Predicted 3D model of an 89-nucleotide RNA (c-di-GMP-I riboswitch aptamer) from a Candidatus Atribacteria bacterium. Its Rfam family is "c-di-GMP-I riboswitch aptamer". Its family is annotated with cyclic-di-GMP binding in the Gene Ontology.
RNA sequence: AUUAAGAAAGGGCAAACUAUUCCGAAAGGAUGGGACGCAAAGUUAUGGAUCUAAUAAACAUUAGGUGUGAUGAUUGCCAGACUGCAUAU
Repeated sequence: AUUAAGAAAGGGCAAACUAUUCCGAAAGGAUGGGACGCAAAGUUAUGGAUCUAAUAAACAUUAGGUGUGAUGAUUGCCAGACUGCAUAU
C1' cells in the first nucleotide's frame, strides 16, 4: 500500500406507535416525539418482488358499481451500482 472481516472507542440512522388547520385519490410521504433494531437501516427506483388504483378505456346500470392496470409508492423486501467511519485482530 492492497484485499477480506469488522472488536473496542467515538459516534450515526431510526421500526411500531403517536402529534399535526401538513401533502396525496390511495399506497405512502414531510415535520416533531419515540426506540424495535441496523456495520452501510448512507445515496440511487437500475432488475426482481410487493403495495395502492387516480386519469383513461372497457363492461354494467338508476345508483354511482366491476375487473384490468403504474406513469404512483416501498432502499428498514431481495439484489445491482456508487460512496463512507474505525485499525485491536
Lineage of the source: Bacteria > Pseudomonadati > Atribacterota > Atribacteria.